[in-house]
């Protein structure tokens, strides 16, 4: 320093419900554990969602979401 995370150590997060807030995706505070080696952190990349206000109205359509989709990036600790 770089692969890998199988066995252990010290930790860490927190799915679904309920609650808040939002038009809706989803999102805060607690509780609460489905999990998770980055489930820490980044919306400038790809991808995915929703469809207010709108419009060419049974569609388009993000300026609004998702990082527990990939993806950048920074990290404990062990093996090699």
């Nucleotide at each position: 320093u770089g692969u890998u995370g199988a066995u252990a150590a010290a930790g860490g997060c927190a799915a679904g419900c309920c609650u808040c807030c939002g038009a809706a995706a989803g999102u805060u505070g607690g509780g609460g554990a489905c999990g998770c080696a980055a489930a820490g952190c980044c919306a400038c990349g790809a991808g995915u969602u929703u469809a207010a206000u709108g419009u060419u109205u049974u569609a388009c359509g993000a300026u609004g979401g998702c990082a527990g989709u990939c993806g950048g990036u920074u990290c404990u600790c062990a093996u090699c």